[in-house]
RNA sequence: GCCCCGGUAAUCCAAUCGGUAGAGAUGGUGGACUCAAAAUCCAUACAGUGUCGGUUCGAAUCCGACCCGGGGUA
Numbered sequence: 001g002c003c004c005c006g007g008u009a010a011u012c013c014a015a016u017c018g019g020u021a022g023a024g025a026u027g028g029u030g031g032a033c034u035c036a037a038a039a040u041c042c043a044u045a046c047a048g049u050g051u052c053g054g055u056u057c058g059a060a061u062c063c064g065a066c067c068c069g070g071g072g073u074a
Base pairs, nucleotide, nucleotide: 001073002072003071004070005069006068007067010026011025012024013022019057028044029043030042031041032040050066051065052064053063054062
């Protein structure tokens, strides 16, 4: 250089063929339980999807360029 995979909440990870971003786990906060804690249970806050453009009534999803991480190849 070229090819492939990935970048979504504080962290990890879903989101079916373009139609309300949270299915889920960890963590935070408040509460229940406990003598107290752990475990468990309940409630709750946190994002506009790597960046910039384009297509579209509508984009995490399609198109272009670029950035970052991983793998392959001469």
Transfer RNA from Thermobifida cellulosilytica TB100, 74 nucleotides, folded computationally.
Rfam family: tRNA. By type it is a transfer RNA.
The coordinates come from a structure-prediction model, not an experiment, and the mean pLDDT is 82.
RNAcentral holds the sequence, with entries from ENA and Rfam.